Large-subunit ribosomal RNA, domain I from Ventosimonas gracilis, 502 nucleotides, folded computationally. It matches the Rfam family "Bacterial large subunit ribosomal RNA". Gene Ontology terms of the family: ribosome and structural constituent of ribosome. Its mean pLDDT, the model's own confidence on a scale to 100, is 85. Lineage of the source: Bacteria > Gammaproteobacteria > Pseudomonadales > Ventosimonadaceae > Ventosimonas.
Context: one part of a larger RNA
């Protein structure tokens, strides 16, 4: 050196485990903001730093109601100083106080900074305090040019907006990779993205709509019809309708309502602290009983969790029954207020037609139907529009005003329940002080990292050692090869010992 065996190092892989996360069910809520949000910057403790709370009134103040012995959050133990049955810490409820930045709004400005006008108080020397001063818009009153009435403009009150925010909605623009086995009609697709409005849903909605000669009866959504009819460099591919089941139904109005919203009162429900809740012992084994064995209860509660092993009766809960001074929110009655609501009295520069676009599954096609940028341009119920080029017939509705719950579509967010979901390389990047460390000039990128024990009982004292590091007795504990580099402790690697073998 190799090979076997033992016994370690080293290393962190399997078990087990869960404080996270994931996908839902079934209620809530669907907003927040000039009464300054949403996010942050400094500060706030007896005590230096994060983290949570909080605001110079600063881990806190005030009512009220719950609670009833401990408290002064957490990492973080211990001092120290204190409060508390004259009910404290702690939970709901409602108030005050809430620095600067931020829409940020007195001006500025390179966010938490600078500088200021006006009042009013205080002091009078400087100054401290309080309040107010941003644009737009609308409404009112004042004024008040070029100009004679005017009018633009000016000033001032009062309201109102702005910003933020996950996804769903509607509108207003809107690509490309890709597919077509290349590419240009065509596709992806009105998707991605931007941009505006807005609600708790939002749109759409009470037939100038369908039908087929019978008839249906607003509007949304689901399942068929049907990958049919269709459409298409008839190529990739796009692709309905009628008409039947369903879900869920609501109808109304133009000198006015259906209805919606708000508020005030009563009542009730619901919700934001909370109360009460039944029954078990002995025995063995063990470090430790919930096990084991042997006698019982309870049950409208054998859901879950935790207790030193597996506990229906130990604890916390659970069935169940109760509970509000305050605030919330829903409903119901009553009264009040607002919208509804527009030059609104039935709908003209309309329908309609030429031209060019777009949208209907439909690419200009035989191509109706809807929209309209442009030139046009009717009729008036004896009228009009539709029935897929077009014409009669004949059936049908009645455009050019306007409102309208519900079936639907979302989940940033609370609660509460589930899971042949994950279990530290998984599940969210992210169980852990993570959008952090760290890389970027910058947009951006973006991690690694859980586990002693049943309780710190976290090793007093002794020894070696550099007053180390490590380590060896002692202790402790069921267990120290559980020792903080701590469960379990594979393997690759390195080593001792002991045999063979070269």
């Nucleotide at each position: 050196c190799g090979c076997a065996u033992a016994c370690g190092g080293u290393g962190g892989a399997u078990g087990c485990c869960u404080a996270g996360g994931c996908a839902g069910u079934c209620a809530g809520a669907g907003g927040c903001g000039a009464u300054g949000a949403a996010a942050g910057a400094c500060g706030u403790g007896c005590a230096a730093g994060c983290c949570u709370g909080c605001g110079a009134a600063a881990a806190g103040u005030c009512a009220c109601g719950g609670g009833g012995a401990g408290c002064u959050g957490g990492c973080a133990a211990a001092g120290a100083a204190g409060c508390u049955u004259u009910g404290a810490u702690c939970c709901g409820u409602g108030g005050a106080u809430c620095u600067c930045u931020g829409a940020a709004u007195g001006g500025g400005g390179g966010a938490a900074c600078c500088c200021a006008g006006c009042g009013g108080c205080c002091a009078u020397a400087a100054g401290g305090c309080c309040g107010u001063u941003a644009u737009u818009a609308a409404a009112u009153a004042c004024u008040g040019a070029a100009u004679c009435c005017a009018u633009a403009g000016g000033u001032a009150u009062u309201u109102a907006a702005g910003g933020c925010g996950a996804a769903c909605u509607c509108g207003g623009g809107g690509a490309a990779c890709u597919g077509a086995a290349a590419c240009a009609u065509c596709u992806a697709a009105g998707u991605a993205c931007c941009c505006g409005a807005a609600g708790g849903a939002a749109a759409a909605g009470a037939a100038a709509u369908c039908a087929a000669c019978c008839g249906a009866g607003a509007u949304u959504c689901c399942c068929c019809u049907a990958g049919u009819a269709g459409u298409g460099g008839c190529g990739a591919g796009c692709g309905a309708a009628c008409g039947g089941g369903g879900a869920g139904c609501a109808g109304c109005c133009c000198a006015a309502a259906a209805g919606u919203g708000c508020u005030u009162a009563u009542c009730g429900a619901u919700u934001u602290a909370g109360u009460g809740g039944a029954a078990g012992g002995c025995u063995c084994u063990g470090g430790a009983a919930a096990g084991u064995g042997c006698c019982g209860c309870c049950a409208a509660a054998g859901a879950g969790g935790g207790u030193g092993a597996u506990a229906g009766c130990c604890c916390c809960g659970u069935a169940c029954a109760c509970g509000a001074a305050a605030g919330a929110u829903c409903g119901a009655u009553a009264g009040g207020c607002a919208u509804g609501a527009a030059c609104a009295a039935c709908g003209a520069g309309u329908a309609g037609g030429g031209c060019g676009g777009g949208g209907c599954a439909c690419g200009a096609g035989a191509a109706a139907c809807c929209c309209u940028g442009u030139c046009u341009g009717a009729a008036u119920g004896u009228g009009g529009g539709g029935g897929g080029a077009c014409c009669a017939u004949c059936c049908u509705c009645c455009a050019a005003g306007g409102c309208u719950a519900a079936a639907u579509a979302c989940u940033c967010c609370u609660g509460a329940c589930u899971g042949a979901c994950c279990g530290a390389u998984a599940g969210u990047g992210a169980a852990c002080c993570a959008g952090u460390a760290c890389c970027g000039u910058g947009a951006g990128g973006g991690a690694a990292a859980g586990g002693c024990g049943a309780a710190a009982a976290g090793a007093a004292c002794c020894c070696c050692g550099g007053c180390g590091a490590g380590g060896g007795g002692a202790g402790u504990g069921a267990a120290a090869u559980a020792g903080a580099a701590c469960c379990u402790g594979a393997a690759a690697c390195c080593g001792u010992a002991u045999g063979c073998g070269u």